[in-house]
Molecule: transfer RNA
Organism: bacterium
RNA sequence: GGGCCGUUAGCUCAACCAGGUAGAGCGGAGCACUCUUAAUGCUAAGGUUAUAGGUUCGAUUCCUAUACGGCCCA
Numbered sequence: 001g002g003g004c005c006g007u008u009a010g011c012u013c014a015a016c017c018a019g020g021u022a023g024a025g026c027g028g029a030g031c032a033c034u035c036u037u038a039a040u041g042c043u044a045a046g047g048u049u050a051u052a053g054g055u056u057c058g059a060u061u062c063c064u065a066u067a068c069g070g071c072c073c074a
Base pairs, nucleotide, nucleotide: 001073002072003071004070005069006068007067010026011025012024013023020057029043030042031041032040050066051065052064053063054062
């Protein structure tokens, strides 16, 4: 230098192909239970979907560029 993949909650990942209310587990918080803790159960919170632009009535999803990380080729 060329090609491919990834970037979504504090962490690990879905949803993307096939555009239409952003979810799960873990973690943290509160409550119940318990002499207390743990375990268990219940409840709610937590997101500029890497950044910028484009297409569209509507973008996590499609297109372009950039940044960061990984793999391969030279």